[in-house]
Molecule: Glycine riboswitch aptamer
Organism: Allostella humosa
RNA sequence: AGACCCCCCGCGGGAGAGAUCGGCGGGCCGCUUCGUUCUCUGGAACGGUGCGGCCAUCGUCGGAGCCGAAGGCGCAACCGCCCCGGAAACGCUCAGGCAAACGGACCGCGAGGGGUAG
Numbered sequence: 001a002g003a004c005c006c007c008c009c010g011c012g013g014g015a016g017a018g019a020u021c022g023g024c025g026g027g028c029c030g031c032u033u034c035g036u037u038c039u040c041u042g043g044a045a046c047g048g049u050g051c052g053g054c055c056a057u058c059g060u061c062g063g064a065g066c067c068g069a070a071g072g073c074g075c076a077a078c079c080g081c082c083c084c085g086g087a088a089a090c091g092c093u094c095a096g097g098c099a100a101a102c103g104g105a106c107c108g109c110g111a112g113g114g115g116u117a118g
Stems, first nucleotide, its partner, number of pairs: 004115004009110005020063006026055006033048006065098003071094001072092003078086003
């Protein structure tokens, strides 16, 4: 110097499951009616009330369904210093997630730090 192991950083790749239902609030549009102002030929603008429609790209609350690759928990092949521990991409779904974005186990490349054997 290099092989192997661990940690951190940067870049790239990276799946699954509803753009779910409902309530409330908010925003936008249309209609109706009332008030004010302008115009004075039609009408126009602003505000209030009622009704209807839209909102995945608004917020909040609630319900059922679903996913599994942050994390967490459980069993175990196997491993060890074998009292007892370690241990999955298996399982559970507490958390998290179900358009995009973010996140994302894991893989590849690069650089840095540490350790061990020879």